[in-house]
RNA sequence: AUCUUCAGGGCAGGGUGCAAUUCCCGAUCGGCGGUAAGCCUCGCAAGGGGCCAGCCCGCGAGCCGCUUCGGCGGUAGGAGACGGUGCAAAGCCGUCGCCGACGGUAUAGUCCGGAUGGAAGAAGAU
Numbered sequence: 001a002u003c004u005u006c007a008g009g010g011c012a013g014g015g016u017g018c019a020a021u022u023c024c025c026g027a028u029c030g031g032c033g034g035u036a037a038g039c040c041u042c043g044c045a046a047g048g049g050g051c052c053a054g055c056c057c058g059c060g061a062g063c064c065g066c067u068u069c070g071g072c073g074g075u076a077g078g079a080g081a082c083g084g085u086g087c088a089a090a091g092c093c094g095u096c097g098c099c100g101a102c103g104g105u106a107u108a109g110u111c112c113g114g115a116u117g118g119a120a121g122a123a124g125a126u
Base pairs, nucleotide, nucleotide: 001126002125003124004123005122006121013025014024015023027110028109029100030099031059032058033057034056038051039050040049041048042047054098055097062075063074064073065072066071080096081095082094083093084092102113103112104111
């Protein structure tokens, strides 16, 4: 560089109601890369390999506008505090809390739909 494959989870039970997995009680889910002082592992050692964040940084999907159709701009870009340990915590441990495109429908993170789509990226082949 070319090609191939893969690449998202989730309302149990109950209340009201003509009607709600949409409201209420309650339940439940967490894409991809980065980041460690922790953990696992190979090694006599030097050193190597692996794992760990929804709300810390960045990216992706959605929506809107523009477009020379390659992209560009905008938007929702959403959400975390406190305590503990420690030389050091935004990642560990604990407690409490919070967030979730668009269209449809009794108001939806969880149902149905665009989507047998797209894609951050991962693995492999040449």
Record summary
The RNA shown here (FMN riboswitch aptamer (RFN element)) has 126 nucleotides and comes from a soil metagenome. It matches the Rfam family "FMN riboswitch aptamer (RFN element)". Its family is annotated with FMN binding in the Gene Ontology. The RNAcentral record of the sequence draws on MGnify.